[in-house]
Molecule: SAM riboswitch aptamer (S box leader)
Organism: Sediminibacillus halophilus
RNA sequence: AUCUUAUCCAGAGUGACCGAGGGAACAGGCCUGUCGACGUCACAGCAACCUUCCAUGCGGAGUGGUGCUACCUCCUGCAGAAUGGUGAUUCAUUCUGAAAGAUAAGGA
Numbered sequence: 001a002u003c004u005u006a007u008c009c010a011g012a013g014u015g016a017c018c019g020a021g022g023g024a025a026c027a028g029g030c031c032u033g034u035c036g037a038c039g040u041c042a043c044a045g046c047a048a049c050c051u052u053c054c055a056u057g058c059g060g061a062g063u064g065g066u067g068c069u070a071c072c073u074c075c076u077g078c079a080g081a082a083u084g085g086u087g088a089u090u091c092a093u094u095c096u097g098a099a100a101g102a103u104a105a106g107g108a
Stems, first nucleotide, its partner, number of pairs: 002107007013043005021032003026077004044069003049065002052061003073100001078097008
């Protein structure tokens, strides 16, 4: 890097260093950041995918491996449906699905 499966409206931050952007990419929007974001390190926490232990009907604990700790994956983008508006192209809202992405486990 690629394939398969599952999940993605819950939850959980302090300190030190650094110094201007950051919220995956592109576009639009909305936020966030010199009251120091992002990132790195330390510690803490959340969660329960794999693992371990207990129970074995559901499950519980949180040992180890990951992961995560602003905003629904921050929202929208593609397709369909419903409702409403317009003379109409079409627009708005909501829902469903897809695509893309993230994480885990497994495969080659």